[in-house]
RNA sequence: GAAGUAUCUCAUCCAGUCGCUGUCGACUUGUCGAUGGAGGAAAGUCCGGGCUCCGCAGGGCAGGGUGCAGGAGAAACUCCUGUGGGUGCGAACCUAAGGAAAGUGCCACAGAGAAAAUACCGCCAGAUGUAGCGUCUGGUAAGGGUGAAAAGGCGAGGUAAGAGCUCACCGGACGCGCGGCGACGCGUGUGCCUGGCAAACCCCACCUGGAGCAAGAUCGAAUAGGGGAGGUCGAGGCUGCCCGCUGACUCCCGGGUCGAUCGCUAUAGGGCAGUCGUAAGGCUGUUCACAGAUAAAUGACUGGACACGACAAAACCCGGCUUACGAGAUGCUUCCGCU
RNA sequence: GGUCCCAUCGACCAGUGGUCCAGGUCGUAGCCCUCUCAAGGCUAAAACGCGGGUUCGAACCCCGCUGGGACCGCCA
Numbered sequence: 001g002a003a004g005u006a007u008c009u010c011a012u013c014c015a016g017u018c019g020c021u022g023u024c025g026a027c028u029u030g031u032c033g034a035u036g037g038a039g040g041a042a043a044g045u046c047c048g049g050g051c052u053c054c055g056c057a058g059g060g061c062a063g064g065g066u067g068c069a070g071g072a073g074a075a076a077c078u079c080c081u082g083u084g085g086g087u088g089c090g091a092a093c094c095u096a097a098g099g100a101a102a103g104u105g106c107c108a109c110a111g112a113g114a115a116a117a118u119a120c121c122g123c124c125a126g127a128u129g130u131a132g133c134g135u136c137u138g139g140u141a142a143g144g145g146u147g148a149a150a151a152g153g154c155g156a157g158g159u160a161a162g163a164g165c166u167c168a169c170c171g172g173a174c175g176c177g178c179g180g181c182g183a184c185g186c187g188u189g190u191g192c193c194u195g196g197c198a199a200a201c202c203c204c205a206c207c208u209g210g211a212g213c214a215a216g217a218u219c220g221a222a223u224a225g226g227g228g229a230g231g232u233c234g235a236g237g238c239u240g241c242c243c244g245c246u247g248a249c250u251c252c253c254g255g256g257u258c259g260a261u262c263g264c265u266a267u268a269g270g271g272c273a274g275u276c277g278u279a280a281g282g283c284u285g286u287u288c289a290c291a292g293a294u295a296a297a298u299g300a301c302u303g304g305a306c307a308c309g310a311c312a313a314a315a316c317c318c319g320g321c322u323u324a325c326g327a328g329a330u331g332c333u334u335c336c337g338c339u
Numbered sequence: 340g341g342u343c344c345c346a347u348c349g350a351c352c353a354g355u356g357g358u359c360c361a362g363g364u365c366g367u368a369g370c371c372c373u374c375u376c377a378a379g380g381c382u383a384a385a386a387c388g389c390g391g392g393u394u395c396g397a398a399c400c401c402c403g404c405u406g407g408g409a410c411c412g413c414c415a
Base pairs, nucleotide, nucleotide: 001335002334003333004332005331006330007329008328009327010326012305013304014303015302016301017300018299020037021036022035023034024033025032026031027030039311043322044321046320047319048318049317050316051212052211053210054209058243059242060241061240063208064207065206066205067204068082069081070080071079072078083097084095085094086093087092098203099202103201104200105197106196107195120144121143122140123139124138125137126136127135128134129133152170153169155167156166157165171192173190174189175188176187177186178185179184216262217261218260219259226253227252228251229250230249236246237245238244255414256413257412269288270287271286272285273284274283275282276281306309340411341410342409343408344407345406346405349365350364351363352362357395367383368382369381370380371379388404389403390402391401392400
């Protein structure tokens, strides 16, 4: 210098003028003054919670979700540190990663054979017809061929030819010992029969009630408290079914309205310091107050600076994930050049 | 703001792991038939929204995006 990889930070800035909007104060009651005013994703609504209502948040089945270990956290399809496996020269990254001897199912085409299998070609032995060559019977999974996958791999011994038949190494299974909290690792012995798919059904373990701020509470306005269907022989509600609980309204058509207040923003809150921890994070101290609208507020103009400004606008709140996107910093890796 | 659903030729549908270089109807194009047109016959073009993962193998199973659609206020 180039390429890459991981983590973190910022999100054009400064001044003035005029506007918009929340809060507070003042008075002349619609003006003035002070002060606050979008994001890291406010997005997708994919997870998890707070909060509110469904009487309690009940039991069983079904359904749904999660799935290596330890830890963090309110919880999580979250995060951190590790283990096993995979990818990459590497830094690093990915990993729905329990169970296939509980059972069921599937494995197309090809192939002899697709799961306690099989003899198509080949090899070998025997019998037999016999010139070469063929036929029959048996042995054989080393070789060929098929396939994504062929019943351990490779080498040696052995054999009629072969074969874990035997042996070494590798792989796998089981047992034992040691190390580790654990996933698991290392060593050693026995000894080789038992594919793959569970993001197929399923089994095991753990978790799981429903709805959502248009939740819900209070006040007010207007109207046809009109019509139809069902209902105390139990409607409706608690996702589905059963039980259990509750106990008078429910649904449709038609009509009216499109208001106000609360919920509403102080919080699993942010910054700094110390401390514990590899880390995620915890604890202690100190400090700060930081949008709250309802047709919905951030804009316009002028001047200046440069790196010339990406993606993009809150609507109950918070923790995550995912997606969109500009600039910069740092650590590390590989390659090239120079000293 | 919230809760759900869907995506396959130009249009409407089928296909729910292999038998699918995805099938049917209408439409489009060409040829045949006819004096000509229509009808009819034959043939062709044309699609799994996009990106990953699981699997030997994905339109189909799982995840994430993109696009489209539906429903939900209060009162008596």
Predicted 3D model of RNase P RNA and transfer RNA as a complex of 415 nucleotides. Model confidence (mean pLDDT): 79 of 100. It holds a member of the Rfam family "Bacterial RNase P class A". It is annotated as a ribozyme. Rfam links the family to the GO terms dimeric ribonuclease P complex, ribonuclease P activity and tRNA processing.